[in-house]
The RNA shown here (Bacterial large signal recognition particle RNA) has 265 nucleotides and comes from a Candidatus Zixiibacteriota bacterium. It is recorded under the gene name ffs. RNAcentral holds the sequence, with entries from ENA. The source organism's lineage runs through Bacteria, Pseudomonadati and Candidatus Zixiibacteriota.
């Protein structure tokens, strides 16, 4: 060194979880050359030789061990990093709203402002008016078939007459309905009043007369305070694990070492 037959050992790892631990089943990342069959999240199986039972194939190389590098995961806010929200305090501005009274205006010895009285607005009660309903009065019309009232032709009744009763129909009125105007007169009411009178009035405004005598006003500009809003920040804390950073496993992939036995040539 080559051949055969064989045995370790391999037919995918690694995160998180879960577990006292390993390991699989489920997720997730990787990756393919990555066997098959059955069981497992109300979990399955196992004990540092740490999934179990069954089967097929490769077989000392597609194996094993160390290190680099690293896809991804998982933690870290006492990480002086960046971003993002959010709250405070500072500044900075727009508007608003309160006071000031220095400028400008405007007003004011033709009397500002103040102060006394009265009166008005204001409320209460009554009057009067106005307007609204009902009564009632005048007036038109209808109107009692009898059972209202006067009259009462004719005609009926008593009567010898004279002359007498009832009474229909008209006619006149009543009593009644009904309509329309209108007025006077009672009532009652009221989102009424350039009304009248009596009371009662904290404040305010307003008229007015008297006192006093220099200021009043706040529209614009400044000033001061306050609030909404929006900028803004070598600023204070909170949140946020989103970027970076820090710890930790680490797949693939790269280097570098290690690979049994037994017969034959």
């Nucleotide at each position: 060194c080559c051949g055969u037959g064989c045995u370790a050992a391999g037919u995918g790892g690694g995160g998180a979880g879960c577990u006292a631990g390993c390991g699989g089943u489920g997720c997730c990342c990787u990756g393919u050359g990555a066997c098959c069959c059955g069981g497992a999240a109300u979990c399955c199986g196992c004990u540092a030789u740490a999934c179990c039972g069954g089967g097929a194939c490769u077989g000392a190389u597609g194996c094993c061990c160390a290190c680099c590098c690293g896809a991804g995961g998982u933690u870290u806010g006492u990480c002086a990093g960046c971003a993002g929200c959010u709250u405070g305090c500072g500044c900075g501005g727009u508007c608003u709203g309160a006071u000031u009274a220095a400028g400008u205006g405007g007003u004011g010895u033709u009397g500002a402002g103040g102060g006394u009285c009265a009166g008005g607005u204001c409320c209460c009660g009554u009057g009067c008016a106005a307007c609204u309903c009902g009564a009632g009065g005048c007036u038109g019309c209808c109107g009692a078939a009898c059972c209202c009232c006067g009259u009462g032709a004719g005609g009926u009744c008593c009567g010898g007459a004279a002359g007498g009763a009832a009474g229909c129909a008209g006619c006149g009125g009543u009593a009644g309905g009904u309509g329309u105007g209108u007025u006077u007169u009672c009532g009652a009411g009221u989102g009424u009043g350039a009304u009248g009178c009596g009371g009662g009035g904290a404040a305010g405004c307003u008229u007015g007369a008297c006192c006093u005598g220099a200021g009043c006003u706040a529209a614009c500009u400044g000033g001061u305070c306050a609030g909404c809003c929006c900028g803004u920040g070598a600023c204070a804390g909170g949140c946020c694990g989103g970027c970076g950073g820090g710890a930790u496993c680490g797949g693939a992939g790269g280097u570098g070492g290690g690979u049994g036995c037994a017969c034959g040539g």